A computed fold for a 350-nucleotide part of an RNA from Trichopus zeylanicus subsp. travancoricus, annotated as small-subunit ribosomal RNA, central domain.
The coordinates come from a structure-prediction model, not an experiment, and the mean pLDDT is 87.
Its Rfam family is "Bacterial small subunit ribosomal RNA".
The RNAcentral record of the full RNA draws on SILVA.
NCBI's taxonomy places the organism under Eukaryota, Streptophytina, Euphyllophyta, Petrosaviidae, Trichopus zeylanicus.
[in-house]
Context: one part of a larger RNA
RNA sequence: UUGGGAAUAAAGCAUAUGUAGGUGGCUUUUCAAGUCCACCGUCAAAUCCCAUGACUCAACCCUGGACAGAAGGUGGAAACUAGCAAGCUGGAGUAUAGUAGGGGCAGAGGGAAUUUCCUGUGGAGUGGUGAAAUGCGUAGAGAUUGGAAAGAACACUAACAACGAAAGCACUCUGCUGGGCUAACACUAAUACUGAGAGACAAAAGCUAGGGGAGCAAAUGGGAUUAGGUACCCCAGUAGUCUUAGCCGUAAAUGAUGGAUACUAGGCGCUAUGCGUAUCGACCCAUGCAGUGUUGUAGCUAACAUGUUAAGUAUCCCGCUAGGGGAGUACAUUCACAAGAAUGAAACUC
Repeated sequence: UUGGGAAUAAAGCAUAUGUAGGUGGCUUUUCAAGUCCACCGUCAAAUCCCAUGACUCAACCCUGGACAGAAGGUGGAAACUAGCAAGCUGGAGUAUAGUAGGGGCAGAGGGAAUUUCCUGUGGAGUGGUGAAAUGCGUAGAGAUUGGAAAGAACACUAACAACGAAAGCACUCUGCUGGGCUAACACUAAUACUGAGAGACAAAAGCUAGGGGAGCAAAUGGGAUUAGGUACCCCAGUAGUCUUAGCCGUAAAUGAUGGAUACUAGGCGCUAUGCGUAUCGACCCAUGCAGUGUUGUAGCUAACAUGUUAAGUAUCCCGCUAGGGGAGUACAUUCACAAGAAUGAAACUC
């Protein structure tokens, strides 16, 4: 290796771009490197294996014979792979015309609520809880009228919906900009798939520097509860949460399911769009393509489940796994301002 696996048992990198590499559509020439065939000589003897023989047998020994395989040379075959040359359009892409969208970045505007401040009315409580107390309040609170300011988040619409590679993305308008999908006819002509390293992006928390700070709120203080209460409950409250410029690079980063291609019953929805039919028009009906759900046949599965969005049937490429603990630890290296991250054992033990 023949010949295991990965939704949930160990195991899919958080995600995508892409280098080397691996793999790769159809037709026709040519070539003969791989591949296949024939022949030639070689791979010393001993040893091993097979069949005799001979020491009484055996070991030991004598004689004979290989199979298979390897490398080299010569001559052939041409289906497949590789190479050369020429073509094709179905994979891929470009151009054209449309189209949906919370995709991204920047700028401007908006209202509700909250808190604070000022002011009028008013005059004793308020707040909070299982019950209370701390707290706030006659220096006028809470309630209520009017005005001002600030910061953060955008009710309803809202969906089982949309978009994005993922993280993620929703008040309204404007500017710039990426990707997707559909249609028909042109154009290029395999330009494709995957992808070790690598670079890019990456929630929250955290870090550095400058702003900002309404609400909420680790830490902390106080009040309760309790045997105690470094908690759960209450009153306060700082980092932080927001923003700009950098860093960090991790999550149950989940569909716990890598990417691509092809094939394999249906039923019922939703989104974008095309064609036919219908109509004054919108519906209705039938159907194509791309997504997104639900149910379910065959199959698969240990079961649960999955089931054209596969965990079915096959091919290609990458990453990963090998009893539990020790341990994602130690040591070492790289990265980071740090916190730490990445790579990653063994002894021992059951």